[in-house]
RNA sequence: GCGCCUGUAGCUUAAUGGAUAGAGCACUUGUCUUCGGAACAAGGGGUUGCGUGUUCGACUCACGCCAGGCGCG
Repeated sequence: GCGCCUGUAGCUUAAUGGAUAGAGCACUUGUCUUCGGAACAAGGGGUUGCGUGUUCGACUCACGCCAGGCGCG
């Protein structure tokens, strides 16, 4: 340099072009406990890597860029 794959919450991830982007762990608060842990209940946290476009409507499709991985040279 070329080709392919991946990018969603702190981490792991779900979501057929359609309703307010959902879950587990973690975090915070409460209950319980002598304290801690466990358990139970509630809560906060996402400009879906960045930008442009297609569309009535984009996490999803197209193009460019960025980052990571694999292969080729």
This is a predicted structure of a 73-nucleotide RNA (transfer RNA) from a Candidatus Levyibacteriota bacterium.